Context: one part of a larger RNA
Molecule: large-subunit ribosomal RNA, domain VI
Organism: uncultured bacterium
RNA sequence: CGCGGAGUGAUGAGAGAAGUCCCUAUUAGUACGAGAGGACCGUAGGGGACGAACCUCUUGUGUACCGGUUGUCCUUCCAAGGGCACCGCCGGGUAGCAACGUUCGGCUGGUGAUAAACGCUGAAAGCAUCUAAGCGUGAAGCCCACCUCAAGAUUAUCACUCAUGGACACGUCGGAGAUGACGACGUUGAUAGGCAGAAGGUAGAAGUCCCGCAAGGGAUUGAGCCGAUCUGUACUAAUUUGUCCGUUUGCGUAU
Numbered sequence: 001c002g003c004g005g006a007g008u009g010a011u012g013a014g015a016g017a018a019g020u021c022c023c024u025a026u027u028a029g030u031a032c033g034a035g036a037g038g039a040c041c042g043u044a045g046g047g048g049a050c051g052a053a054c055c056u057c058u059u060g061u062g063u064a065c066c067g068g069u070u071g072u073c074c075u076u077c078c079a080a081g082g083g084c085a086c087c088g089c090c091g092g093g094u095a096g097c098a099a100c101g102u103u104c105g106g107c108u109g110g111u112g113a114u115a116a117a118c119g120c121u122g123a124a125a126g127c128a129u130c131u132a133a134g135c136g137u138g139a140a141g142c143c144c145a146c147c148u149c150a151a152g153a154u155u156a157u158c159a160c161u162c163a164u165g166g167a168c169a170c171g172u173c174g175g176a177g178a179u180g181a182c183g184a185c186g187u188u189g190a191u192a193g194g195c196a197g198a199a200g201g202u203a204g205a206a207g208u209c210c211c212g213c214a215a216g217g218g219a220u221u222g223a224g225c226c227g228a229u230c231u232g233u234a235c236u237a238a239u240u241u242g243u244c245c246g247u248u249u250g251c252g253u254a255u
Stems, first nucleotide, its partner, number of pairs: 001152001005162006014149003020048007032037001050105005058099004065092005070085006109144002112142001117137004165245005170186005191237003194233005200226003207220005
């Protein structure tokens, strides 16, 4: 940009993905075989690799969370803090993201068409012959079925709904994201921030008191601090508005 402006839901021309392998038990020490050995078919279970989704568990990361600690400079001398040193180093770690984690998948089916192969009937060629006419059986493969996308399928499909309807701009944003896009919300509001509570993390704050000559220990105290998570709450910011499309009505023009 097209499908007349929009919204919702379908159809499916077509496209893509998938398609795997092994082991154990049983059938059965059966069929077969002199024995040694040892099945088809079928059934049940386990696993490898691969794939998809997810974060309850485990593990990793987690440079905006907490703590410990070294050197040095600074605030303010002590104490308490801050800067720098690879995040200074070290111990942990929420959300998110991940796998090494969890869950799931390949199933099953088709009076579908076939390959090799095996056949029926059957001449040329009085016989024979699966083939020349004709008709069957027959694969992890093909097609369908299963999963995903899908009307730019320009042959542009179908159904329902709207027309004081819709789109875009603008703003607050994230389950989205390089930018567009997509999705949520814009006071008739929980969209983000703040605040409150909860979860969760860290590990016992500062100050004061007590004990110890002191380093330090104890009490107050599961304290203090706390990013992304959850719930709530209009305190702050989504103010105010604009442009366009469509509809209706009116007018004009052409037939």